[in-house]
RNA sequence: AGAGUUUGAUCCUGGCUCAGGACGAACGCUGGCGGCGUGCUUAAUACAUGCAAGUCAACGAUCUUUAAAGUAGCAAUAUUUUAGAGAAGGUGGCGCACGGGUGAGUAACACGUAGGUAAUCUACCUCCAGGUCUGACACAACCCAUCGAAAGGUGAGCUAAUAUCAGAUUACGCAGCAGCUUGGCAUCAUGUCUGCUGUUAAAGUUUCGACGCCCGGAGAUGAGCCUGCGGUCCAUUAGGUAGUUGGCGGGGUAAAUGCCCACCAAGCCGACGAUGGAUAGCUGGUCUGAGAGGAUGAUCAGCCACACUGGAACUGAGACACGGUCCAGACUCCUACGGGAGGCAGCAGUAAGGAAUAUUGCUCAAUGGCCGAAAGGCUGAAGCAGCAACGCCGCGUGAAGGAUGAAUGGCCUUUGGCUUGUAAACUUCUGUAGAGGGGGAAAAACGGUCCGUCAAUGGCGGAUUUGAUUGUACCCCUGGAGUAAGCCCCGGCUAACUACGUGCCAGCAGCCGCGGUAAUACGUAGGGGGCAAGCGUUGUCCGGAUUUACUGGGUGUAAAGGGUGCUCAGGCGGGUUUUUAAGUCAGGGGUGAAAUCCCGGAGCUCAACUCCGGAACUGCCUUUGAUACUGAGAGCCUCGAGUGCGGGAGAGGGUAAUGGAAUAUCUGGUGUAGCAGUGAAAUGCGUAGAUAUCAGAUAGAACACCAAUGGCGAAGGCAGUUACCUGGUCCGUCACUGACGCUAAAGCACGAAAGUGUGGGGAGCAAACAGGAUUAGAUACCCUGGUAGUCCACACCCUAAACGAUGAGAACUAGACGUUGGACCUUUUAAGGUUCAGUGUCUGAGCUAACGCAUUAAGUUCUCCACCUGGGAAGUACGAUCGCAAGGUUGAAACUCAAAGGAAUUGACGGGGGCCCGCACAAGCAGUGGAGCAUGUGGUUUAAUUCGAUGCAACGCGAAGAACCUUACCUAGGCUUGAAACGCAAGGAAAUCCUGAUGAAAGUCAGGGUGCCGCAAGGCGUUCUUGUACAGGUGCUGCAUGGCUGUCGUCAGCUCGUGCCGUGAGGUGUUGGGUUAAGUCCCGCAACGAGCGCAACCCCUUUUCUUAGUUGCCACCAGGUAAUGCUGAGCACUCUAAGGAGACUGCCUACGCAAGUAGUGAGGAAGGUGGGGACGACGUCAAGUCCGCAUGGCCCUUACGCCUAGGGCCACACACGUGCUACAAUGGCUACUACAAAGGGCUGCAAUACCGCGAGGUGGAGCCAAUCCCUAAAAAGUAGUCUCAGUUCGGAUCGGAGUCUGCAACUCGACUCCGUGAAGCUGGAAUUGCUAGUAAUCGCGCAUCAGCACGGCGCGGUGAAUACGUUCCCGGGCCUUGUACACACCGCCCGUCAAGCCAUGGAAGCUGGGGGUACCCGAAGUCGCCCUUAAUAAGCGCCUAAGGUAAAACCAGUGACUGGGGCUAAGUCGGAACAAGGUA
Repeated sequence: AGAGUUUGAUCCUGGCUCAGGACGAACGCUGGCGGCGUGCUUAAUACAUGCAAGUCAACGAUCUUUAAAGUAGCAAUAUUUUAGAGAAGGUGGCGCACGGGUGAGUAACACGUAGGUAAUCUACCUCCAGGUCUGACACAACCCAUCGAAAGGUGAGCUAAUAUCAGAUUACGCAGCAGCUUGGCAUCAUGUCUGCUGUUAAAGUUUCGACGCCCGGAGAUGAGCCUGCGGUCCAUUAGGUAGUUGGCGGGGUAAAUGCCCACCAAGCCGACGAUGGAUAGCUGGUCUGAGAGGAUGAUCAGCCACACUGGAACUGAGACACGGUCCAGACUCCUACGGGAGGCAGCAGUAAGGAAUAUUGCUCAAUGGCCGAAAGGCUGAAGCAGCAACGCCGCGUGAAGGAUGAAUGGCCUUUGGCUUGUAAACUUCUGUAGAGGGGGAAAAACGGUCCGUCAAUGGCGGAUUUGAUUGUACCCCUGGAGUAAGCCCCGGCUAACUACGUGCCAGCAGCCGCGGUAAUACGUAGGGGGCAAGCGUUGUCCGGAUUUACUGGGUGUAAAGGGUGCUCAGGCGGGUUUUUAAGUCAGGGGUGAAAUCCCGGAGCUCAACUCCGGAACUGCCUUUGAUACUGAGAGCCUCGAGUGCGGGAGAGGGUAAUGGAAUAUCUGGUGUAGCAGUGAAAUGCGUAGAUAUCAGAUAGAACACCAAUGGCGAAGGCAGUUACCUGGUCCGUCACUGACGCUAAAGCACGAAAGUGUGGGGAGCAAACAGGAUUAGAUACCCUGGUAGUCCACACCCUAAACGAUGAGAACUAGACGUUGGACCUUUUAAGGUUCAGUGUCUGAGCUAACGCAUUAAGUUCUCCACCUGGGAAGUACGAUCGCAAGGUUGAAACUCAAAGGAAUUGACGGGGGCCCGCACAAGCAGUGGAGCAUGUGGUUUAAUUCGAUGCAACGCGAAGAACCUUACCUAGGCUUGAAACGCAAGGAAAUCCUGAUGAAAGUCAGGGUGCCGCAAGGCGUUCUUGUACAGGUGCUGCAUGGCUGUCGUCAGCUCGUGCCGUGAGGUGUUGGGUUAAGUCCCGCAACGAGCGCAACCCCUUUUCUUAGUUGCCACCAGGUAAUGCUGAGCACUCUAAGGAGACUGCCUACGCAAGUAGUGAGGAAGGUGGGGACGACGUCAAGUCCGCAUGGCCCUUACGCCUAGGGCCACACACGUGCUACAAUGGCUACUACAAAGGGCUGCAAUACCGCGAGGUGGAGCCAAUCCCUAAAAAGUAGUCUCAGUUCGGAUCGGAGUCUGCAACUCGACUCCGUGAAGCUGGAAUUGCUAGUAAUCGCGCAUCAGCACGGCGCGGUGAAUACGUUCCCGGGCCUUGUACACACCGCCCGUCAAGCCAUGGAAGCUGGGGGUACCCGAAGUCGCCCUUAAUAAGCGCCUAAGGUAAAACCAGUGACUGGGGCUAAGUCGGAACAAGGUA
């Protein structure tokens, strides 16, 4: 110090979350030791038991005991007196008001701080001065009697005091009156001041040392009261107050005061927040933070308050009293039922509550407190110990060496190894803590006793004695690595990765998010990271958060400028002179408790901890000074502001009057069948005469042209014309006033449209409503009607996207071009220039997240007001207030989400736009869709009908060919290291082969027999059996993959480097103007270049040349045949196959800058990429394929592997795709006659010949091919026949007979012949192909293949029609525009309804609570009165706690029912928004 998270990406705004620190904590796992701290945060709930406040030379009596003496007695013993000691109880003194606990109440002079007390008190203590005389009466204890269960009383009697009372003495006391002195602050204070009057004291004890007692003064300490300032929330609390505010006079108190009372006055507090409500002890401090701040108020310290709840006083120096009293109440306990007792928020402890907080411990040794002269007593204060990792701090669990980098270890693995890991083993050491043994402090000083010194009992010195903790800390010895490590995490933030299991399950999660079969995110393991006797989690606070912004934020579009003006308060305010010194600044003084924090030092072995010193405590009070600025007082000034004077423009406002056009209605005329309306219609109007047209009349509303980013107004808003009344403003002048100003909470006024009330008015338009259409529906859009309303008057309402989404005012900061209203100057009279006030556009600096703003600021500054703080819930609820109502203003929370949002970017999309292309449409030709059959698919069926492909881009597709095989499927029979490959070990044998049995075969069983090399040992090769590694899988995952392929699309696009622009994503280049088939080329341009694509290079074809002529060819020459290049010869031609040439808009004309385009142009075989092919950019579709092949992972292993036989893939109510054949005469049939190309051939093609009607058979010349064969080309042509019919069309189907292939044609081949002769007469909606050698039509060949072709791939023959054109459909390209889309329109997304869950509002009521009001009753008690006594008591009165009655308000809880809201992968209905979102 930052990070994650909104997006495809970006910048910004903005929230959420994390990393840090802290804790009186709790929970989970774990746990060795010590030191120092800390420990009921909840029920101020209730408490059993014990302890926490007593003590004493004042007093008398009693008891016990010791000693002595006396008396009685022989004695034991009894009794009396005296002295000592002790005990319990009592009178009396002091203490019990401290110490200890708690935080309920309290928003207050309670606390903090600074002051005041001239308005006060202070026991014990210190100092000073004085005094202490003489008497007296009682009451406890005790004793007797008595009541009661008890607690506790009652009556009679005795007695002492430092208890109580009376008298005396005075004082400088107190009180009153009068005077003087000094001081002060009004009342006053002061003084050994003066005078007078009144009045109040005392206590003794004694060890003889002393300790007490009384009066007065002073001090110290402590306390009371008063005041300024400071520190919580709510305005959805705005008015509060009758002892209230003040006065006079009394009462009361230690003391001022309405503290209380009588009378008088009517004040007092409050927006600088009264009153009310909620919450809370305050502070020093503590935590955090850079600080400013924020949060907090445990332990320690100061203050306050309280002591079961409420009230009250007594005693006392001090209390309205925690362990006192009285009363009332609740609760608990005892009881003999009559009555009594109690108060742990003291220390322990118990119950309860709770996530949660300790021992019914030891000691007064120390420190302190009370009493005492003291010894001493008491002390749950305190000192210690116990429990708890609750916190902080320290220590340990070993250290050094050690690589065979150990292992049937774990884990991973590419099987090579890596890692755990110097870790272990092993070697050498050390000895803290713990264990055993031994030694052993400090904390101790007083005091007591003894000694010394001094005059001294006091002081000083010495000796001895006193320790709960404690035989503790600490030290030494022994032994030996022995007894001591866990927790969390490992996707990013955030340090740390692999395997297995699981399979949107189980689960994780602080945020983002993981998990649907390869999860570094779940669980486990290995490994790693972090911290460590702890580690994590949860909770809370601060931080990060500049996310409330004083330091230190914003408001055009992200949340946010009030709709506008006027104005009181408040805030701010021009120039100059002077006074003052409040603010401000500087110096001095006082205070700011201690502890804490910080700095320096010291003590515990260190540290924590503790001690000493310093600094600091940023504050308050006081005093001395300074005077620039602000304030205050006084004076002056004119530039701000205003007034006057002279001019000007204007839909500024109000009232009244008036005008024409249009519309509607009415009257009359003319006139006849339609009018009106729409996308198209219909409703509607019209033969009772409409619409149209002419004339006249009536009515209401609005004002064309002018008219304009023109004008006016504060805004809303304002428009025919005229008159009257009236507001503001601008310019010029510079006469007057002299800061009179700016802003503006509250307040007041204005405020479009719609709406409301009353009364008018009502032509047109037009919510609601009605009808007609549209539609799946249409409560809409469209049409025909139509009422409120729109208009006027008066009165309300008070809101708008009331917008420039931009508050008002002032000053400053470059320009350009328009325009409105004034004034001035120049001149050429039409312009130019200067200036003030408006109103626009463009751009610079600057600003801004960007868009943009830019002298009319969103720039640079100042002043004031208003407003904002994530989205939703919600501008909702409740409350208040305004309103006739509708509704307005003010304005939350629970709950819920991790986003919501702004600007800009790239795409994609649009029922947006522009340009362009394509058999895309159009123009044509031929089809498909109907029939039969073939073939593929779906579905169904089946033991199986193996699997895959599914819009275009699956469906004659994988399959270039399922009878067995193929074959993956089914049934059945078999095999298990296996059908094939390969290693090792053991054993055997050559293998091959031959024979038999069985069987459907596979297989199983049985029998027979045989190697090579070498002398041998042994070796070589083959093979069988067993075992073990392994094989095998067309099993799964094409969403783990490679490779290959389809598709957009042969569409013209897709990118890069450098530069430049932009904060950035990105842009530019690639856009623009032309042109092209083309991002093809040219021109322009912050771009300049380049790459992949296009084109070209490659192949075929079209022309020609050269070369070469066999198997090809035959013009010329020769020979020969029935005929034929058949032969010789030849290579001219055709052809073959190698290499060249040729075409490039090269030439001409026109247009054009060029590129290029056009031309029946020339030339040419070919003309504008000549035709065809191969060739497929970046990418898209998780497209297809694990069943071609390869391959990760998973799965099977006597089976999901392998072999075999048979079956199936060929099924068949049906649906679809692709084809073939047809429906006939442009035809069928018969006969005859022509013309190809390209292929194939040795497991082959096969001629001539012969046989068969034919398929074919026999046979085998020739050919490894320009030689021979397949091989007949067919359509065409010529001739004949058929004559429009289910036919001489069509050939399905079926019967019979055959051929061929093959081990085998039953399921299930092809072909032939004979017979049979189905549907079908040109095909609905819809839909396909094709632009020229194309469509259509005709045949031929080939691959696969034993056989099987209507399919596929090729080949040639014959050979058309049409294209105006780009409006429309489909697809595509470029530019631009909008977007709430980015899984990208098959997108996104809204509302009702239905279901579940959650919180919440209303509600008849019900319950509870605190407070107030009125009245009744009224304990104890103070005070007063009365009566009376020696004094009480009794009685009465005021006040009053508690209680009761009544009405009302408020706050909570609950409530049948009800309202909306939120959330929830796959519910219903529609389709509102986002594109012109289909009605912006």